[in-house]
RNA sequence: GCGGAUGGCUGGAUGGCUGCGGCAGCGAUGUCGAGGAAAGUCCGGACUCCAGCAAAGCACGGUGCCGGGUAACGCCCGGCGGGGGCAACCCCAGGGAAAGCGCCACAGAGAACAGACUACCUGCGUUCGCGCGGGAAAAGGUGAAACGGUGGGGUAAGAGCCCACCGCGCGGGUGGCAACACCGGCGGCACGGCAAGCCCCACCGGGAGCAAUGCCAAAUAGGGACCUCGCGCCGCAAGGCGGGGCGGCUUGCGCCCCAGACGGUCCGGGUUGGCAGCUAGAGGGUGCCGGGUAACCGGUGCUCCAGAUGAAUGGCCAUCCAUCCGUGGGCAACCACGGGGGACAGAAUCCGGCUUACAGGCCAUCCGCGCAU
RNA sequence: GGGCGAUUAGCUCAGGGGUAGAGCGGGGUCUUUACACGGCCUAGGUCGGGGGUUCAAAUCCCUCAUCGCCCA
Numbered sequence: 001g002c003g004g005a006u007g008g009c010u011g012g013a014u015g016g017c018u019g020c021g022g023c024a025g026c027g028a029u030g031u032c033g034a035g036g037a038a039a040g041u042c043c044g045g046a047c048u049c050c051a052g053c054a055a056a057g058c059a060c061g062g063u064g065c066c067g068g069g070u071a072a073c074g075c076c077c078g079g080c081g082g083g084g085g086c087a088a089c090c091c092c093a094g095g096g097a098a099a100g101c102g103c104c105a106c107a108g109a110g111a112a113c114a115g116a117c118u119a120c121c122u123g124c125g126u127u128c129g130c131g132c133g134g135g136a137a138a139a140g141g142u143g144a145a146a147c148g149g150u151g152g153g154g155u156a157a158g159a160g161c162c163c164a165c166c167g168c169g170c171g172g173g174u175g176g177c178a179a180c181a182c183c184g185g186c187g188g189c190a191c192g193g194c195a196a197g198c199c200c201c202a203c204c205g206g207g208a209g210c211a212a213u214g215c216c217a218a219a220u221a222g223g224g225a226c227c228u229c230g231c232g233c234c235g236c237a238a239g240g241c242g243g244g245g246c247g248g249c250u251u252g253c254g255c256c257c258c259a260g261a262c263g264g265u266c267c268g269g270g271u272u273g274g275c276a277g278c279u280a281g282a283g284g285g286u287g288c289c290g291g292g293u294a295a296c297c298g299g300u301g302c303u304c305c306a307g308a309u310g311a312a313u314g315g316c317c318a319u320c321c322a323u324c325c326g327u328g329g330g331c332a333a334c335c336a337c338g339g340g341g342g343a344c345a346g347a348a349u350c351c352g353g354c355u356u357a358c359a360g361g362c363c364a365u366c367c368g369c370g371c372a373u
Numbered sequence: 374g375g376g377c378g379a380u381u382a383g384c385u386c387a388g389g390g391g392u393a394g395a396g397c398g399g400g401g402u403c404u405u406u407a408c409a410c411g412g413c414c415u416a417g418g419u420c421g422g423g424g425g426u427u428c429a430a431a432u433c434c435c436u437c438a439u440c441g442c443c444c445a
Stems, first nucleotide, its partner, number of pairs: 001369010012320007020033005035344001039355002042353005047209004052253001055251004060205005065079005080094001081092004095200002100198002102194003117140002120135006148166006167189001168187003172183004213276004223267005229260001232241003242258005283304009321342001323340007374444007383397004391428001399415005421437005
């Protein structure tokens, strides 16, 4: 210098004029006012409600190497194994296929307790083209995949038939919390792939969502349909027995309702105003100290804090900055003048993540190649 | 704001791992004096986009986009 990898930051600045929303104030006025994703709503929680958020079982859904972090997670960190890259580094839904079921199209002889088309060896026959039978499964061919691989021995030709190494399986030992790694022994091989097919195993999950929910005001016809009990028994009564119901089902217990409608479910109509929930919290930023490889945790100091509800956070001007174009000057770096011009987007109960969108710029660390010293 | 569903030919829809189909519509042709009806033949598909799993994806999984429905 060129090419690449990883992590992080920024997302125009300052001033003036003029608006908008919240809060404080009698007022003048003061003060605060979008994001790294506020987004998608894909996960996890907080919070609130439900005649069961409580127990067990079934069903359904989710997660899936090991260890750690966290309020929790499908997130993050570290490690292991596998794959890619010369490397820095990146990717993996990564439990179980000897529990069972299912599928493996076409091609091919044969596709899962296999099979023999060509070719090989051999016996018999032969019109010398080959035919019939036997052996074998190494070579060819098909396919995504062909029932261990390579080399040697062996044989009529061959074959785990035998041997060595590799792979696989089963014991043992060593290291590691573990996933797993390494060492050595035995077995001639029995076990193809798919679980983001059913399934098995382990663990997790009640449902709904701030338009939740509570209160006030207003409005209206307490509208219509359906369901339940069949008016029971005991008791003076309260109540009990009994009956019906309780946002997947069953059981037990518990709870709600039961003679009227002040019951349950659904439909329709009316109101569509205000207050609370509502924004200070598993808070954010930053400095220091301690623990940890790290994620993160503990302590301490400073600092910051939108809360709107058809929904505020805007507009204009000036100067500057990054950058682009044109003209002129200059060998060049660059300078002067004129013009353009700053992405994605935008709170709506609040947090922790993931994913997606994003002009331009900056920083740090590392790898490969080339050149110079 | 929150909760769901759909996307396959011009239109309406099947197909749920193994060559993408039906009805209507379009084109050609036969029939008719001509038209309609009818008969025969025929064209037309990035299965919304991207990525993954698998030998193989419209189908299974993830993600994005568009459209639609419901809730005070």

Annotation
This is a predicted complex of two RNAs, RNase P RNA and transfer RNA, with 445 nucleotides together. It holds a member of the Rfam family "Bacterial RNase P class A". Rfam links the family to the GO terms ribonuclease P activity, dimeric ribonuclease P complex and tRNA processing. Rfam's curators write: Ribonuclease P (RNase P) is a ubiquitous endoribonuclease, found in archaea, bacteria and eukarya as well as chloroplasts and mitochondria.